[in-house]
């Protein structure tokens, strides 16, 4: 240099064009003498710019990042 994947909430990882979701974690409450366990409930996210669409987390372009490989 070239080619191919990935990038989603603090972390792990699901979502094949229609208002993005679980668990762990973290806050508040019940239980507990305390602490942890149990239960309820609550915040919180689609890497960045742009283009197609009525409508993009999903499809196209380019940019960071990282991983794999050929040279």
């Nucleotide at each position: 240099g070239c080619g191919a994947c990935u990038a989603u909430a603090g972390u792990u990882u699901a979502g094949u064009g229609g208002u993005a979701a679980a668990a762990c974690a973290c806050g508040g409450g019940u239980u507990u003498g305390u602490g942890g366990u149990a239960c309820c409930u609550g915040u919180g996210u689609c890497a960045c710019g742009a283009g197609u669409u009525c409508g993009a987390u999903u499809c196209u372009c380019g940019u960071u990042a990282g991983u794999c490989g050929c040279c």